[in-house]
Context: one part of a larger RNA
Molecule: small-subunit ribosomal RNA, 3' major domain
Organism: uncultured bacterium
């Protein structure tokens, strides 16, 4: 000087408390451990691994396993020699890859050149190892308020001062004081979205039409406005704090983006790049099939429930974000339905996805393992795709399991939030999506307080630790 303390003081944070809803019990989905397996590819492991890489594992992907092939190779560049032969079509063997045979088809100054193939060489190739050799990127403490420098001064020196102190703030924010005076990276602001108003523009939007107004989207302007600006109180009459007015909005208006010096030899050699090591008829490469989907179990994150504030049936109402040409797919028709036929419109403020659901009205069920609950299984069908046995999704009929609110313990959330409700999107042929990323609809309760638990900031104290 730091770090640490079941030392002290001051102060924050859904940290506790107050409150609302969950998880932990059930069934199922997904991930992980374990076990199994020819293989169940690999990585990630307290917070900060476990719906994580994976924003899409039937083949492909694919890195794993079994079997069948190829070796100058699936891919790059170059050299030597030889060559008519690539791509495409056909035939035979084969599960395919591959092997063998064969057909039409490039240019030309007829020397050749290019291309292709063969042999040989130099090399390619490796998701093989090392994230304790690395770059880059990322997580985390932590959006925490901190981390430093120049000059000066003090100290033999390590170093200190500044950055401490008195107030104040969300903040090393600002004020005052002070051997310090300044400055940098952080904080804040400048950026984006939402909320009020003005102006301009007018289609695909709005008005049934003309006219007018309103609304919506875009554009322009910086001129409305929010700045503790105004008033009162309080304060050292400083910074600030408390209350009020006006206002669509207050005291950083709400949300986002933004992550200091550093810490964890944190994560990633399997995104990519890269040193070293290792394999080169194989640790490379191609293919068929299998596996990544196994299942006595254990854990994590979720979904659906256990019902009457409910289930079912009928009727009625209201969104926003988005996506669409190898696409979204209307009307109409067929089918109980999934879906099929059909073909209009739309590269989309125009057309389509697109009937939102919770909600409201009426009817029914009457507390029961039920008209709650849907797992599981059987049969029949539909769609995508070369192909749904292993291993896809959907529909109909039947079957109807556990489950009656969940021990110890544990998680989220302070407002348009939690909770409840549906909708869209990426990936994507299809889909295991209950995930993730967004969007709107309905819309709470509670905070006395900072003693305690957890994490953190500043000052101080002890130390045999660095």
């Nucleotide at each position: 000087u730091g770090a640490c303390g079941g030392g002290g003081g001051c102060c924050c944070g859904c940290a506790c408390a107050a409150g609302c809803g969950g998880c932990g019990g059930a069934g199922c989905g997904u991930g992980c451990g374990g076990u199994u397996u020819a293989a169940u590819u690999c990585g990630a492991c307290g917070c900060a691994a476990c719906g994580c890489g994976a924003a899409g594992a039937a083949c492909c992907u694919u890195a794993c396993c079994a079997g069948g092939g190829c070796u100058u190779g699936a891919c790059a560049u170059g050299c030597g020699c030889c060559u008519g032969c690539a791509c495409g079509g056909g035939u035979g063997g084969g599960a395919a890859a591959c092997c063998a045979c064969u057909c039409a088809g490039c240019c030309u100054u007829c020397g050749a050149g290019g291309g292709u193939g063969g042999c040989g060489c130099a090399c390619a190739g490796g998701u093989g190892c090392u994230g304790c050799a690395u770059g880059g990127c990322u997580g985390u403490c932590g959006u925490c308020a901190g981390c430093u420098c120049g000059u000066g001064u003090c100290g033999u020196g390590a170093g200190a001062u500044g950055u401490u102190g008195g107030g104040u703030u969300a903040a090393g924010u600002c004020c005052c004081g002070c051997a310090a005076c300044g400055a940098g990276c952080g904080c804040a602001a400048c950026c984006c979205c939402c909320g009020u108003g003005g102006u301009c523009a007018g289609u695909u939007g709005c008005c049934g039409a003309u006219g007018u107004u309103u609304c919506u989207g875009g554009c322009c302007a910086g001129a409305a406005c929010a700045c503790u600006g105004c008033c009162g109180g309080c304060a050292g009459c400083a910074a600030a704090c408390c209350g009020g007015a006006g206002g669509a909005a207050g005291g950083u208006g709400g949300g986002g983006a933004u992550g200091a010096c550093g810490u964890c030899a944190a994560g990633u050699c399997a995104g990519c790049a890269u040193g070293g090591c290792c394999c080169u008829u194989a640790c490379g490469u191609c293919c068929u099939g299998g596996g990544c989907g196994a299942c006595a179990c254990g854990c994590a994150c979720g979904c659906u429930a256990c019902a009457a504030u409910g289930g079912u049936c009928g009727g009625g109402a209201c969104a926003g974000c988005g996506g669409g040409u190898g696409g979204c797919c209307a009307a109409g028709c067929c089918g109980c339905a999934a879906g099929g036929c059909g073909g209009a419109g739309c590269g989309a403020a125009u057309c389509c996805c697109c009937c939102a659901a919770a909600c409201c009205c009426g009817a029914u069920c009457u507390c029961a393992g039920u008209u709650g609950g849907a797992a599981u299984c059987g049969c029949g069908g539909g769609c995508u795709g070369c192909a749904a046995c292993u291993c896809g999704c959907c529909c109909g009929c039947g079957u109807g399991a556990a489950c009656g609110u969940g021990g110890a313990g544990u998680c989220g959330c302070u407002a348009g939030u939690a909770a409840c409700c549906g909708c869209g999107g990426g990936u994507c042929a299809g889909c295991a999506c209950u995930a993730c990323c967004g969007c709107g609809g309905u819309g709470a309760a509670u905070a006395c307080g900072u003693u305690c638990c957890c994490g953190g900031g500043c000052c101080u104290u002890g130390u045999a630790c660095a």